[in-house]
Molecule: transfer RNA
Organism: uncultured Erysipelotrichaceae bacterium
RNA sequence: GGGUGAUUAGUGUAAUGGUAGCACGCUAGUUUGUGGCACUAGUAGUGGUGGUUCAAAUCCACCAUUUCCCA
Numbered sequence: 001g002g003g004u005g006a007u008u009a010g011u012g013u014a015a016u017g018g019u020a021g022c023a024c025g026c027u028a029g030u031u032u033g034u035g036g037c038a039c040u041a042g043u044a045g046u047g048g049u050g051g052u053u054c055a056a057a058u059c060c061a062c063c064a065u066u067u068c069c070c071a
Base pairs, nucleotide, nucleotide: 001070002069003068005066006065007064010024011023012022013021018054025043026042027041028040029039030038047063048062049061050060051059
């Protein structure tokens, strides 16, 4: 330099263009002599900028970071 895949919550991981879920974590409470376990409630997210569409995590373009392959 060319090609290819990936980017979603603190971490991991789903979502066939139509209300962004789950698990772990974290916070508060219940429980306990204390802690853990358990239970209840809560917290927190679509890499960036544009485009298409009534509607975009999803489709398109460019940019950023990164995996792998070729040179």